Background: A computed fold for a 119-nucleotide RNA from an uncultured Chitinophagales bacterium, annotated as SAM riboswitch aptamer (S box leader). The sequence was found by an Rfam model in a public genome assembly.
RNA sequence: AACUUAUCAAGAAAGGUGGAGGGAGUGGCCCUUUGAAACCUUAGCAACCUUUUCUCGCAGUACAGCCUGUUUGAAAGUUGGUGCUAAUUCCUACCCAAAUGUUUUUGGGAAGAUGAGUC
Numbered sequence: 001a002a003c004u005u006a007u008c009a010a011g012a013a014a015g016g017u018g019g020a021g022g023g024a025g026u027g028g029c030c031c032u033u034u035g036a037a038a039c040c041u042u043a044g045c046a047a048c049c050u051u052u053u054c055u056c057g058c059a060g061u062a063c064a065g066c067c068u069g070u071u072u073g074a075a076a077g078u079u080g081g082u083g084c085u086a087a088u089u090c091c092u093a094c095c096c097a098a099a100u101g102u103u104u105u106u107g108g109g110a111a112g113a114u115g116a117g118u119c
Stems, first nucleotide, its partner, number of pairs: 002118007013042005021031003027091002043085004048081002051076004057070004089111001094108002097105003
């Protein structure tokens, strides 16, 4: 990179270097010299994997208790791995339905982001 799968209306900063872009892509609309991208430092958010505690069950011991392992569920934020810290994934694109006077609303899909697994 590819494939599978879960989530995506919540949440979360400041300083330094830097010097013009950025919000993936279409069209919009925004952010930005009152300092963009990128890099560094510290901080924070989340609960995806891990970790910790409790717990349904199973196994180990002849039985019970204790203990150990494993797994289900719940909680924590406390370990590590990640990710993130403007706007619903900022809205939109493609399809269906409803309403109505050319726009609005719901739903589905595509695409994307992040985690985990496979390779």